[in-house]
């Protein structure tokens, strides 16, 4: 230090968000670029503590 396919965000515990990519579509003379939408993670894994946990504690595993 581990959260979407990849980089990384995530406040004081309140139903997880960006950028890039991907997919449709739209413009375009164009497979380039530009727009618009969309799909996609229950957060290493086990527990614990709380109405409620990515967030806190314990312990794993991996780096």
């Nucleotide at each position: 230090c581990g959260u979407a396919g990849c980089u990384c965000a995530g406040u004081c515990g309140g139903u997880a968000g960006a950028g890039c990519g991907u997919u449709a579509c739209c413009u375009u003379g164009g497979u380039a670029a530009g727009g618009u939408a969309a799909a996609g993670g229950c957060c290493u894994c086990g527990g614990g503590u709380u109405c409620a946990a990515g967030u806190c504690c314990c312990g794993u595993c991996g780096g």
Molecule: transfer RNA
Organism: Anaerocolumna aminovalerica